RNA sequence: AAGAUCGUUUGGCAAAACUGCCGUGAGACAGUGACGCAAAGCCAAGGGGACUUAUUGCUCAUCUAAGUCAGCCCGGUUGCAAUU
Numbered sequence: 001a002a003g004a005u006c007g008u009u010u011g012g013c014a015a016a017a018c019u020g021c022c023g024u025g026a027g028a029c030a031g032u033g034a035c036g037c038a039a040a041g042c043c044a045a046g047g048g049g050a051c052u053u054a055u056u057g058c059u060c061a062u063c064u065a066a067g068u069c070a071g072c073c074c075g076g077u078u079g080c081a082a083u084u
Stems, first nucleotide, its partner, number of pairs: 003084003007080001012037002017032004022027001035071001041077003046074003049069006
């Protein structure tokens, strides 16, 4: 320096819920809080998937378009300790 295993050291992140705030909405951000996570760091302009909104007499489904989710999966990329 690189790969694999692993989470043993120092630690890290933060689900649901509640509050505030933004958004039509999915949801995002902040605080409280910890369900969990060896990448629960980053990438939505790598590929899928789920969800939201719009068009209409109503409902459902589909198509199209624009969005949301990286803690849905695969993938890419970066990184700490230990062992080998």